Transfer RNA, 74 nucleotides, folded computationally. RNAcentral holds the sequence, with entries from ENA. Its Rfam family is "tRNA". From the family's description: Transfer RNA (tRNA) molecules are approximately 80 nucleotides in length. The coordinates come from a structure-prediction model, not an experiment, and the mean pLDDT is 81.
[in-house]
RNA sequence: GGGCAUAUAGCUCAGUUGGUUAGAGCAGUCGGCUCAUAACCGAUUGGUCCCUUGUUCAAGUCAAGGUAUGCCCA
Numbered sequence: 001g002g003g004c005a006u007a008u009a010g011c012u013c014a015g016u017u018g019g020u021u022a023g024a025g026c027a028g029u030c031g032g033c034u035c036a037u038a039a040c041c042g043a044u045u046g047g048u049c050c051c052u053u054g055u056u057c058a059a060g061u062c063a064a065g066g067u068a069u070g071c072c073c074a
Base pairs, nucleotide, nucleotide: 001073002072003071004070005069006068007067010026011025012024013023019057027045028044029043030042031041032040050066051065052064053063054062
């Protein structure tokens, strides 16, 4: 220098052909259960979907550029 992949909650990740409110598990908080703790059960908190721009009635999803990380080629 060229190419490919990844970026969504504090962490690990899903999200179908663009469409109804962005979700799961873990974690945190509150409660139940227990003599008590753990486990278990219920509720709840938490998001600029990496950034900017564009396309569209509508974008996490499509397009362009950029950033970060990893891998490959030279």